[in-house]
RNA sequence: GGGUCGUUAGCUCAGUUGGCUAGAGCGCCUGAUUUACACUCAGGAGGUCGGGGGUUCGAGCCCCUCACGACCCA
Numbered sequence: 001g002g003g004u005c006g007u008u009a010g011c012u013c014a015g016u017u018g019g020c021u022a023g024a025g026c027g028c029c030u031g032a033u034u035u036a037c038a039c040u041c042a043g044g045a046g047g048u049c050g051g052g053g054g055u056u057c058g059a060g061c062c063c064c065u066c067a068c069g070a071c072c073c074a
Base pairs, nucleotide, nucleotide: 001073002072003071004070005069006068007067010026011025012024013023019057028044029043030042031041032040050066051065052064053063054062
């Protein structure tokens, strides 16, 4: 330098043909339970979907570009 894949909650990830409202597990907070802790149960907070631009009535999803990471080729 060329190519492929990845980037979504604090962490690990899903989101399969673009269609109201973005989700799960773990973690975190509150309450119940307990003498207390843990477990369990109930509820809650937390995301401008890596940055920017474009297409579209509408983008996590399609296109371009940049950044970062992994791997392959040279």
Molecule: transfer RNA
Organism: Candidatus Saccharimonadota bacterium